Notes:
Predicted 3D model of a 109-nucleotide RNA (c-di-GMP-I riboswitch aptamer) from a Planctomycetota bacterium. It was read from a public genome assembly, where an Rfam model found it. Rfam family: c-di-GMP-I riboswitch aptamer. The literature on the family includes a 2007 paper in Nucleic Acids Res by Weinberg et al., "Identification of 22 candidate structured RNAs in bacteria using the CMfinder comparative genomics pipeline". From the family's description: GEMM was predicted in a large-scale screen for bacterial structured RNA regulatory elements.
RNA sequence: ACGAACCAAGGGCAAACUUUCCGAAAGGAAGGGGCGCAAAGCUAAAGGGCCUUCUCCGCACCGCGCGCGCUGUUUUUGCGCCGGAUCGGAAUGGCAGCCAGCUGCCGCA
Repeated sequence: ACGAACCAAGGGCAAACUUUCCGAAAGGAAGGGGCGCAAAGCUAAAGGGCCUUCUCCGCACCGCGCGCGCUGUUUUUGCGCCGGAUCGGAAUGGCAGCCAGCUGCCGCA
């Protein structure tokens, strides 16, 4: 210097769950914990995939709601607006412990 990841040493990270905090949510930070991981290191500013929907858009719905029209005291009904919850759609929000890209420690006798 090269090859091999069987073996050696020091070790490293930390799923679920849980406590506190942040967030509309997905999710994140810190403590506990330890399922696993040889890249479970970094990149979500631009490859794919997945998650979420404060907000926006759409359909139908609801309202002792408001306005206008028809009607004509009322009721009913049509249209528009406002508000509400459900459903569907959309990242500018997230996830690399899904794939991907980039980087990289040790291996003694």